This is a predicted structure of a 112-nucleotide RNA (SAM riboswitch aptamer (S box leader)) from Brevundimonas abyssalis. Its mean pLDDT, the model's own confidence on a scale to 100, is 85. The RNAcentral record of the sequence draws on Rfam and Ribocentre. RNAcentral records the identical sequence in 2 taxa.
């Protein structure tokens, strides 16, 4: 890389080294020479997997812990792209705002 499932408004930065690009795609809009991204070190946050307890027929559901496997530490997954509404404003061409839903993407389990 398929496929399944669960999550995705919450939460956590110093310091080194590079030197022009990043923020998956397109559009926005934004971070960046007051050094981003990305790499190394320490740090930290979370609680998937995990380990203790408890409820529970089951399925599983609640409480704790964080050593040990991943993850994450700019903006909601930055916003929006597709459907389907619903408020408002409209010179009826249209704008604009909100939640839902799907699709993409993320990550973790799992699995051929």
């Nucleotide at each position: 890389g398929g496929c399944u499932c669960a999550u995705c408004a919450a939460g956590a930065c110093c310091g080194g080294u590079c030197g022009a690009g990043g923020g998956a795609u397109a559009g926005g809009c934004c971070c960046u020479u007051u050094g981003a991204c990305g790499c190394c070190g320490g740090g930290g946050c979370a609680a998937c997997c995990u380990c203790g307890g408890g409820c529970u027929u089951u399925c599983g559901c609640c409480c704790g812990a964080a050593a040990g496997g991943u993850g994450c530490c700019a903006a909601c997954u930055c916003c929006u792209g597709c459907g389907a509404g619903a408020g408002c404003c409209u010179u009826c061409g249209g704008g604009u705002u909100c939640g839902c839903g799907a699709g993409a993407g993320a990550u973790g389990a799992g699995u051929g």